[in-house]
RNA sequence: CUGUAAGAAGGGCAAACCUGUCGAAAGAUAGGGACGCAAAGUGACCGGUCUAAGGGACGUAAGUUCUACGACAGCGGGAUUGUCGGA
Numbered sequence: 001c002u003g004u005a006a007g008a009a010g011g012g013c014a015a016a017c018c019u020g021u022c023g024a025a026a027g028a029u030a031g032g033g034a035c036g037c038a039a040a041g042u043g044a045c046c047g048g049u050c051u052a053a054g055g056g057a058c059g060u061a062a063g064u065u066c067u068a069c070g071a072c073a074g075c076g077g078g079a080u081u082g083u084c085g086g087a
Base pairs, nucleotide, nucleotide: 001086002085003084005083012037013036017032018031019030020029021028022027035074041080042079045077046076047075048072049071050070054067055066056065057064058063
């Protein structure tokens, strides 16, 4: 610098689901479990998606609706670090 990461080597991570904990929820986390993954490492910069506690609007009320300051990196792009092979 590069990549169809391969029936190569050594390894790594772990979806759904179940259980405990945290959280209003989305979701997170620990254990079990493997659908998959060459960045399924890190990080919310851009787009996207989820949730709506608090707040706003409407309503006599019940409630309806809007909203991220909450999340998702295993939705896409970009950033950054890095394993292996080849040159």